[in-house]
């Protein structure tokens, strides 16, 4: 150069035939248990790579980027 994939909480991930509050778990913070801690119990905080389109509605579709992986030259 060309082709395909893949980016969502700090981390690992699910929703991706467009409409549910975008969920879980782990780590973190608060509180209960506990002599204290650890386990275990409840609550919180945290997120769709960036821009643009389409569409009443976009994490999803469609394009450009950018980062990462694979294949062929």
């Nucleotide at each position: 150069a060309g082709g395909c994939c893949c980016a969502u909480a700090a981390g690992u991930u699910a929703a991706u035939g467009g409409a549910u509050u975008a969920g879980a778990c782990u780590c973190c913070c608060c509180g209960g248990c506990u002599u204290c801690g650890g386990a275990c119990c409840g609550g919180g905080a945290a997120a769709u790579c960036a821009g643009g389109g389409u569409u009443c509605g976009a994490u999803u579709c469609c394009c450009u980027g950018u980062g990462g992986g694979c294949c062929u030259a």
The RNA shown here (transfer RNA) has 73 nucleotides and comes from a Nanobdellota archaeon. The source organism's lineage runs through Archaea, Nanobdellati and Nanobdellota. Its Rfam family is "tRNA". Its family is annotated with triplet codon-amino acid adaptor activity in the Gene Ontology.